Transfer RNA from Cypionkella sp., 90 nucleotides, folded computationally. Taxonomically the source falls in Cypionkella (Bacteria, Pseudomonadati, Alphaproteobacteria, Rhodobacterales). It matches the Rfam family "tRNA". It is annotated as a transfer RNA.
RNA sequence: GGAGAGGUGGCAGAGUGGUCGAAUGCGGCGGUCUCGAAAACCGUUGUCGGUUUGCGCCGACCCAGGGUUCGAAUCCCUGUCUCUCCGCCA
Numbered sequence: 001g002g003a004g005a006g007g008u009g010g011c012a013g014a015g016u017g018g019u020c021g022a023a024u025g026c027g028g029c030g031g032u033c034u035c036g037a038a039a040a041c042c043g044u045u046g047u048c049g050g051u052u053u054g055c056g057c058c059g060a061c062c063c064a065g066g067g068u069u070c071g072a073a074u075c076c077c078u079g080u081c082u083c084u085c086c087g088c089c090a
Base pairs, nucleotide, nucleotide: 001086002085003084004083005082006081007080010026011025012024018070027045028044029043030042031041032040046061047060048059049058050057051056063079064078065077066076067075
């Protein structure tokens, strides 16, 4: 340089344009059980901002920016980063 695949919560990973701020597993937290722990089971668990005495409620966010659309994590464009294969130099 050429071709292809991909970037989603702490980690892995799924995700027909609407049922999704997001399945599932791991991890974390709380609980049940137990003499106590482990295991198992149940519940809960993204970030930022605003608001509330508090429980909560509201808004935005799926690499960055733009576009299409009534509606975008999902489709299109640009940029950026990662991976795989091929080629070139050394």